[in-house]
């Protein structure tokens, strides 16, 4: 320095052909229950001025609409090339 992948809450991890972003699960938090606790059952769990706003690495760009498609960058993973 070339070339390939990857990047989505606190984790893993989904979302058809571009059409409700986070389905489930775990973690956490509130109740139930219990003499307490575990276990188990119930709601809650991105930000935020509380939403009819923003949000899928980050910045544009196409589209009525973009995690998803096109461009630049970041960071990381493999490869291959430099290097006494």
């Nucleotide at each position: 320095g070339c070339g390939a992948g990857u990047a989505u809450g606190g984790g893993g991890g989904a979302a058809u052909u571009g059409g409700u972003a986070g389905a489930c699960c775990c973690a956490g938090c509130g109740g139930a229950c219990u003499u307490a606790a575990a276990a188990u059952c119930c709601g809650c769990c991105g930000c935020u001025c509380a939403a009819u706003g923003c949000g899928u690495a980050u910045c544009g760009g196409u589209u009525c609409g973009a995690c998803u498609c096109c461009g630049a960058u970041u960071a990381c993973u493999c490869g291959c090339a430099c290097c006494a």

Transfer RNA from an uncultured Bacteroidota bacterium, 84 nucleotides, folded computationally. The sequence was found in a public genome assembly. Its Rfam family is "tRNA". Gene Ontology term of the family: triplet codon-amino acid adaptor activity. By type it is a transfer RNA. Model confidence (mean pLDDT): 80 of 100.